This is a predicted structure of an 81-nucleotide RNA (c-di-GMP-I riboswitch aptamer) from a soil metagenome. Its mean pLDDT, the model's own confidence on a scale to 100, is 84. The sequence is in RNAcentral, with records from MGnify.
[in-house]
RNA sequence: AAACGGCAAACUGAUCGCGAGGUCAGGACGCAAAGUCACGGGUCUUCGCCUCUGUGGCGCGAAGACAGCCGGACUACCGAA
Numbered sequence: 001a002a003a004c005g006g007c008a009a010a011c012u013g014a015u016c017g018c019g020a021g022g023u024c025a026g027g028a029c030g031c032a033a034a035g036u037c038a039c040g041g042g043u044c045u046u047c048g049c050c051u052c053u054g055u056g057g058c059g060c061g062a063a064g065a066c067a068g069c070c071g072g073a074c075u076a077c078c079g080a081a
Stems, first nucleotide, its partner, number of pairs: 006031002011026006029068001035074003039071003042066008051057001
């Protein structure tokens, strides 16, 4: 560089969840790991406490979500090499 292909953002419908968000179907923004894993960082959610006096924010504690936020670990098609 090619070849066989793969995944599927936003959005829509259904459904589960307090929520972040997940699942299925449609749909493609993109992805050479956009395959898997919550180990490290980060972002987001809920509950309690504290503060404030307006229903918000900081901090602490606990429980979660995101792998298409980054790093890391493991696995993987083709083949110029």